Transfer RNA from Candidatus Staskawiczbacteria bacterium CG10_big_fil_rev_8_21_14_0_10_38_10, 73 nucleotides, folded computationally. It matches the Rfam family "tRNA". RNAcentral holds the sequence, with entries from ENA. The coordinates come from a structure-prediction model, not an experiment, and the mean pLDDT is 81.

[in-house]
RNA sequence: GGGCGGUUAGCUCAGGAGUUAGAGUGCGUCGUUGACAUCGACGAGGUCAUAGGUGCGAAUCCUAUACCGCCCA
Numbered sequence: 001g002g003g004c005g006g007u008u009a010g011c012u013c014a015g016g017a018g019u020u021a022g023a024g025u026g027c028g029u030c031g032u033u034g035a036c037a038u039c040g041a042c043g044a045g046g047u048c049a050u051a052g053g054u055g056c057g058a059a060u061c062c063u064a065u066a067c068c069g070c071c072c073a
Stems, first nucleotide, its partner, number of pairs: 001072007010025004018056001027043005049065005
């Protein structure tokens, strides 16, 4: 330098263009216990990497950029 894949909650990851983005785990509060653990309920936590484009509507499609990984040279 070229090709491919990835970037979504603190972490690991889902998410057929269609209102308000979810799960597990972690965190907080409450319940349960003599106490702890387990378990249960509720809650907080997201500029969907950045910018632009298409479209009535974009996490999703297209382009560029940044970063990470793999392959080729």